[in-house]
Context: one part of a larger RNA
C1' cells in the first nucleotide's frame, strides 16, 4: 500500500417538550409483604390558592396611618402516571490522542563520587636536593670528577582517551572502521567487594550522569487525568434552508442574549411589491451668506515703513506691506444663504401583483475566521489577490453554456427519461454546430497588450489666406548704392559686442535670416522678374492607423490553424447556441375541508431542523412453516423496484434456516500517520 475482521452519540438517574395510553380534581406508589407474570402496602410525590423576608393572613395578600394609591394574585380549572422520542443536568458520556501533576514501589551489575582491599605501567632519555673525593680559601664561598636517582620531566609499546580527516548513516557498530592523534609513576589505569535514590542522589559544572532513557529515572496505581485543541464518526429517499453580524465576556479559533434556519401550536390579511398620500433630513451637487483659506484689480479708508518740507505742531508725496470696502474669480470631511435622487418612518384601498408572506408562544439547531465584484466612503501610494465600514450580487452551500483553461465576471438555478423544439449570453472560415447582405474605415497582421510625449500616415468635418492682374514647388536671372552706419576693437566691412537701423536707385533687395573669413572676399535667404500652369499653404476638431515597446526552457501578449477579412464601425435578415424555456411521459411535495380524479404552484444545495424507509443480530409469533428430493454460508446468471434493496435458477457447500406481524439493540465503515492478521 491493497484485502479481511474490528472500529465512535451509549447507559443510569433527574428533568424539559412533544407524541401514544390510562384515571381524571385528581392522579400515583417507593420500600416492602404475601399462597407472587398476581394482590397488597398511600409513608411519599404532583396538582387543586396566593400573597409576604417573616410571624402570619387569605380570595386575597404585602407595603402603608389608611377602608388610598400600587405590586403579585382570584373573577369559574387540568393535571397526573407509565412507555417512545428530543434536548439539557450528573456521571469517561460520541471515539482516538497528550505535554504533565500525585501516591506507594525497583534501579548505582551501565555511568558519577567515595569507601575498603588487590593489581597494572616494555624499552630508552635526562641527571634535582644530596654523598664523595680533589682543587682553592685564614675558613668559608666557589670550581671540577664521581657516586646517585628526583621529578602531576622526556621520547615511547602495554593500558587509557578520542583532537583531525575520509569511510560509514537500510552500518560490522542504536556511535563504529582505517590513517594520524593525545596522556603513558600519575589529580594514573583497573579487577573484586561495599555505599550514595528521584525534587533525591552523584557532579575538576556539561544541566553532566544515575541500566541505549533526565531541567526531574523506571513500573504500577489515582485514570477512560484534563484537552475552549487536531483527526475521525460507518445504510437510502423525501420537504426546508442557514450563519460568518449585533452586545458581553482574562474575550477575540470559546460561551450566552438577540438577529439569520427548522419542526409544531395559535392568529387568519396582520407581509412585500407596486400606486396614491403625509412626514423627518442636510447627504451629492451648488454656493461663498457665516468659519476657514488662496489670487487679481481698484478706492486711497485703518495702522505701519519710506521720501521731501517743518523749529515744532503738522502737512505732502509713495512702483511697500497692511485692515476695511467695492469689482472680479476659486477652494473646505469636521464651512453653509441653499439643496436634489435614492433610501427611511407613518396613512390610504373590497385597487394590482405575490403558493400564507408577517406575527405570537413552544422544541431542535448551526453559526458569530468569510471571500470577490460593483457602487459610496475612511486608512494606505485615489499601492496591493491589501486593510476597515455602508448598499447590492455571486461564491461559500450552484451544478449547466460562455470567457481557450479559469470559486468569486456574463448567460442561467440542475426531480427523472427522450436520437422532439425554442431561446440567453456568447458565436456562425477549419480545429468546432451555425452566415449571408448593404454602406464605410484600416494596410498597422492594427485587430492578436501598454503611458506622458513625437510625427506632411489616412478618412470625416469646420475655419483663415494667397491663386489665371499667374499662386505653390521648381529652374533660369537679379538681390544694388549712401557705406567698412556710429561705436567698440589689433581688425569689427549684413553676420564677437553695443547703439541706432535712416535715405537713395529701383521690377526687387534687412544698415540683413544663415554658412563662412583673422578681417575682408566667397555661398545662399528674405524681395523681385522671367519660365510654367491649377490649385496651393496654414490653424482647429474628428474616425482609424505609426512610433515610444528590453528576459530569461520553445513561437509563447488571437486557444491554435490561419485571415486583408475570417479586422474595426454601422445597418438588415438568418441561424448556431444550456441541465433556461416548450413539448411528451413518469415520480414526489405543497394548497385547493377530506377522499377519488383533476387543477395550480413547486422538486440546485454545505452546517442544521424535520419527515419516511431499507437491511443486519437476537427475543415472541414459532410444539407452526422451510430443509439430505439439499439449510446457512461461497460462486455466476437472470429478473424486479425511487434508493437503502428484494426475488428466481444454476452450481459449490453439507445441516442448520425462517415468512408475517411485533419486540430489543454490541445494527450498517474508505477514511481516524485507526487497531489485529494476511500478502
Nucleotide at each position: 500500500g491493497u484485502c479481511a475482521g474490528c472500529g465512535a452519540c451509549u447507559u443510569a438517574u433527574g428533568u424539559u417538550c412533544g407524541g401514544c395510553a390510562g384515571c381524571g380534581a385528581g392522579c400515583u406508589u417507593a420500600a416492602c409483604u404475601c399462597a407472587a407474570u398476581g394482590a397488597g402496602g398511600g409513608a411519599g410525590g404532583c396538582g387543586u390558592a396566593g400573597c409576604g423576608a417573616a410571624a402570619g393572613c387569605g380570595a386575597g395578600u404585602c407595603u402603608g396611618c389608611c377602608a388610598a394609591g400600587g405590586g403579585c394574585g382570584c373573577c369559574g380549572u387540568a393535571g397526573u402516571u407509565g412507555c417512545c422520542g428530543u434536548g439539557c443536568a450528573u456521571a469517561g458520556a460520541c471515539c482516538c490522542g497528550a505535554a504533565a501533576c500525585c501516591a506507594g514501589g525497583u534501579g548505582a551489575u551501565c555511568u558519577a563520587c567515595c569507601c575498603a582491599u588487590g593489581a597494572g605501567c616494555a624499552g630508552g632519555a635526562u641527571g634535582a636536593u644530596g654523598g664523595u673525593g680533589c682543587g682553592u680559601u685564614a675558613a668559608g664561598c666557589c670550581g671540577c670528577a664521581c657516586c646517585g636517582g628526583a621529578g602531576g620531566u622526556c621520547c615511547g609499546a602495554a593500558c587509557c582517551c578520542a583532537c583531525u580527516a575520509a569511510c560509514g548513516u537500510u552500518g560490522c557498530a542504536a556511535a563504529g572502521u582505517u590513517a594520524g592523534g593525545g596522556g603513558a609513576u600519575g589529580a594514573u589505569u583497573u579487577g573484586u567487594g561495599g555505599g550514595u535514590a528521584g525534587g533525591g542522589g552523584u557532579g575538576a559544572a556539561a544541566g553532566g550522569c544515575c541500566a541505549a532513557u533526565c531541567a526531574a529515572a523506571c513500573c504500577u496505581g489515582g485514570a477512560u487525568a484534563u484537552a475552549g485543541c487536531u483527526g475521525g464518526u460507518u445504510c437510502u429517499c423525501u420537504c426546508c434552508g442557514a450563519a460568518a453580524g449585533c452586545u458581553a465576556u482574562u474575550g477575540g479559533g470559546g460561551u450566552a442574549g438577540c438577529g439569520c434556519c427548522u419542526c409544531g401550536u395559535g392568529u387568519u390579511u396582520u407581509u412585500g411589491c407596486u400606486c396614491c398620500u403625509g412626514g423627518a433630513g442636510g447627504u451629492a451637487g451648488a454656493g461663498c451668506a457665516c468659519u476657514g483659506u488662496a489670487g487679481u484689480g481698484g478706492c486711497c479708508u485703518u495702522g505701519g515703513g519710506g521720501u521731501c518740507c517743518g523749529a515744532g505742531a503738522g502737512g505732502a508725496c509713495u512702483a511697500c506691506c497692511u485692515u476695511g470696502c467695492c469689482a472680479u474669480a476659486g477652494c473646505a470631511a469636521a464651512c453653509u444663504c441653499c439643496g436634489a435622487a435614492u433610501a427611511c418612518c407613518g396613512g390610504g384601498g373590497u385597487a394590482g401583483c405575490a403558493u400564507u408572506a408577517g406575527c405570537a408562544c413552544g422544541g431542535g439547531a448551526g453559526a458569530c475566521a468569510g471571500a470577490c465584484g460593483c457602487a459610496g466612503g475612511g486608512u494606505g501610494c485615489u499601492a496591493a489577490c491589501a486593510u476597515c465600514c455602508u448598499g447590492c450580487g455571486u461564491c461559500u452551500a450552484a451544478a449547466g453554456g460562455g470567457a481557450a483553461a479559469c470559486a468569486a465576471c456574463c448567460c442561467a438555478g440542475a426531480c427523472c427519461a427522450c436520437c422532439a423544439g425554442c431561446u440567453a449570453a456568447g458565436g456562425u472560415c477549419c480545429c468546432a454546430a451555425a452566415g449571408c447582405a448593404u454602406g464605410g474605415c484600416u494596410a498597422a497582421g492594427u485587430g492578436u497588450g501598454g503611458a506622458a510625449c513625437g510625427a506632411u500616415g489616412u478618412g470625416g468635418g469646420c475655419c483663415g489666406g494667397c491663386u489665371c492682374u499667374g499662386a505653390c514647388a521648381a529652374u533660369c536671372a537679379g538681390g544694388a548704392g549712401g557705406u567698412u552706419g556710429g561705436c567698440c576693437u589689433a581688425g569689427a566691412a549684413g553676420c564677437a559686442g553695443c547703439c541706432a537701423u535712416c535715405c537713395u536707385u529701383u521690377a526687387a533687395a534687412g544698415a540683413a535670416a544663415g554658412c563662412g573669413u583673422a578681417a575682408c572676399a566667397g555661398c545662399u535667404c528674405a524681395c523681385u522678374g522671367a519660365u510654367c500652369u491649377a490649385g496651393c499653404c496654414g490653424g482647429c476638431u474628428u474616425g482609424c492607423g505609426c512610433g515610444g515597446a528590453a528576459g530569461a526552457u520553445g513561437u509563447a501578449g488571437c486557444g491554435g490553424g490561419g485571415c486583408u477579412a475570417a479586422g474595426c464601425c454601422a445597418u438588415g435578415c438568418a441561424c448556431c447556441g444550456a441541465a433556461g424555456c416548450u413539448g411528451u411521459g413518469g415520480a414526489c411535495g405543497c394548497a385547493c375541508g377530506g377522499a377519488g380524479u383533476g387543477u395550480g404552484c413547486g422538486u440546485g444545495g454545505u452546517a442544521g431542523g424535520a419527515g419516511a424507509g431499507c437491511g443486519u443480530u437476537c427475543c415472541g409469533u414459532a410444539g407452526g412453516c422451510c430443509u439430505g428430493c439439499g439449510a446457512a454460508g461461497g460462486g455466476a446468471g437472470g429478473c424486479c423496484g425511487g434508493a437503502a434493496g428484494g426475488c428466481c435458477u444454476c452450481u459449490u457447500g453439507g445441516a442448520g434456516g425462517u415468512a408475517u406481524c411485533g419486540g430489543a439493540a454490541g445494527c450498517g465503515c474508505g477514511a481516524a500517520u485507526g487497531c489485529u492478521g494476511a500478502c
Molecule: large-subunit ribosomal RNA, domain II
Organism: Candidatus Tremblayella princeps